Context: one part of a larger RNA
RNA sequence: GGAUGAACGCUGGCGGCGUGCCUAACACAUGCAAGUCGAACGGACGGUUUAAGUUGAUUCUUCGGAUGAAGCUUAAAUUUGUUAGUGGCGGACGGGUGAGUAACGCGUGGGGAACCUGCCUUGAUCUGGGGGAUAGCAGUUGGAAACGACUGAUAAUACCGCAUAAGACCACGAAGCCGCAUGGCUUUGAGGUAAAAGAUUUAUCGGAUCAAAAUGGACCCGCGUCUGAUUAGCUAGUUGGUGAGGUAACGGCCCACCAAGGCGACGAUCAGUAGCCGGACUGAGAGGUUGAACGGCCACAUUGGGACUGAGACACGGCCCAGACUCCUACGGGAGGCAGCAGUGAGGGAUAUUGCACAAUGGAGGAAACUCUGAUGCAGCAACGCCGCGUGAGGGAAGACGGUUUUCGGAUUGUAAACCUCUGUCUUUGGUGAAGAUAAUGACGGUAGCCAAGGAGGAAGCCACGGCUAACUACGUGCCAGCAGCCGCGGUAAUACGUAGGUGGCAAGCGUUGUCC
Repeated sequence: GGAUGAACGCUGGCGGCGUGCCUAACACAUGCAAGUCGAACGGACGGUUUAAGUUGAUUCUUCGGAUGAAGCUUAAAUUUGUUAGUGGCGGACGGGUGAGUAACGCGUGGGGAACCUGCCUUGAUCUGGGGGAUAGCAGUUGGAAACGACUGAUAAUACCGCAUAAGACCACGAAGCCGCAUGGCUUUGAGGUAAAAGAUUUAUCGGAUCAAAAUGGACCCGCGUCUGAUUAGCUAGUUGGUGAGGUAACGGCCCACCAAGGCGACGAUCAGUAGCCGGACUGAGAGGUUGAACGGCCACAUUGGGACUGAGACACGGCCCAGACUCCUACGGGAGGCAGCAGUGAGGGAUAUUGCACAAUGGAGGAAACUCUGAUGCAGCAACGCCGCGUGAGGGAAGACGGUUUUCGGAUUGUAAACCUCUGUCUUUGGUGAAGAUAAUGACGGUAGCCAAGGAGGAAGCCACGGCUAACUACGUGCCAGCAGCCGCGGUAAUACGUAGGUGGCAAGCGUUGUCC
């Protein structure tokens, strides 16, 4: 000098774009953050229509009666609405954090003759015929609650057999071709195994099997990836083999048996520290430092463990167990998990609103309308950073007053002010008023912008002035009070302390401190 997720002191006009718990992965009140589909299903409760019953307003009346509104009950229909439950898809994405991890975790380059892949796309072949349950519901009943138990009836795109099998899979053969060791590919024979679901507004949307592609993921390997030898030996599933199991798949991944191996001064093991990278800062570069924000990967979700479901999890707002903590309780037992968005307490030098909207972009569900979305888009707060603008412009010497200083003549503040002539950026008031949105739909927002009017009016500070280093005098103080980055100032004329005037530098900032180059 540059940089900063900064903090502190003094000061503070506006706008745009960004950024904002670096500390306690500490504990959390409250609200919201993942739902959706009635075009899968049976109900329940309504709406509408019709019929029956009941009731009986009103009107007419020959007083006998006739008429029959609104309402209530029951039944049926329905192009109708809502939805607790069954069922489907999604809750594995999106969002947060960096505790752990020195590791195939990450980066980079490869490998598979060792793999999986819902939704989407393309192609091929099908979608036949049956069955038994169960929730909701009704009844009985336990419990303070959370939540159950029993009995009865019922539906499905829920569940289970049967038929069929283009192709698939399994085991057994035959032939051909090829390779990189195990082997791979193609053709073919006979045998075995396994499918499906319907809905509808009749336009469609679905379902099953197989193949291909795409996307996403799992695995293996080469190389690279901090410090310490005041850590020198480490290792028993350890290293390898055979067999069995397990997995989507290879493999001590696991198990039984057998062998005695494997790693290490080219630093094993141990200890400390740390998420990694694209990048960022600095530097002429080499390099050094760093990993906030944005993007990719990884890991985690109160601590530890476990599996279930599923195409995908060993699952932040799912389940089970154990621990700690908090809460409710009728003491028998239960409930919870902000490292989602706001917000609270605590810690700290220090870091924001319990805001608006799904209008846009994107996501989930749905045929769609649409619903949900603290993702996201916006707004609020903070000079935290960068950038831009303003705080007026021109003229104006009696060089005014005042201040400071003085050798008392003056000098300086200083064209500075006053005064004159202007301007209208920002601002204030009034009016108008977008783009972002394809036909409709705008949170932002009456925002940005534009037009008119008003008036210099509302808008400058901070640090320094001995040398380094741009900028000097007076007074006070008297090795005191104090200053200081280094050298060093201060003991009676201090350009170095304090104040004032002046000057220099930067400027809505300035200075100090921390950290990096």